[in-house]
Molecule: transfer RNA
Organism: marine sediment metagenome
RNA sequence: GGGGGCGUAGUUUAACUUGGCUAGAGCGCAUGGCUCCAGACCAUGAAAUCUGGGUUCAAAUCCCAGCGUCCCCA
Numbered sequence: 001g002g003g004g005g006c007g008u009a010g011u012u013u014a015a016c017u018u019g020g021c022u023a024g025a026g027c028g029c030a031u032g033g034c035u036c037c038a039g040a041c042c043a044u045g046a047a048a049u050c051u052g053g054g055u056u057c058a059a060a061u062c063c064c065a066g067c068g069u070c071c072c073c074a
Base pairs, nucleotide, nucleotide: 001073002072003071004070005069006068007067010027011026012025013024020057029045030044031043032042033041050066051065052064053063054062
C1' cells in the first nucleotide's frame, strides 16, 4: 500500500437474513427483603447500538466516509 471480518450497558452477547411492538438476556452493580453478619435466594432499579453524513414515513439493521481492532496479501 491492497483485500476482508468485527464494533450494541462495566462485561459477554441476542435482534441485522426480510428496516417497523418500549433494543432483550446472562454475569456484574445499586436499593430493599431474608440472615447475628455475609453468601445463596427473592423483589425492584440504573446502565448500551463507535463517529459523521445519506436513503426512507421509519435505521442497531441499508449506502458512503472516517475511527478503532483483528486477519490475509505485498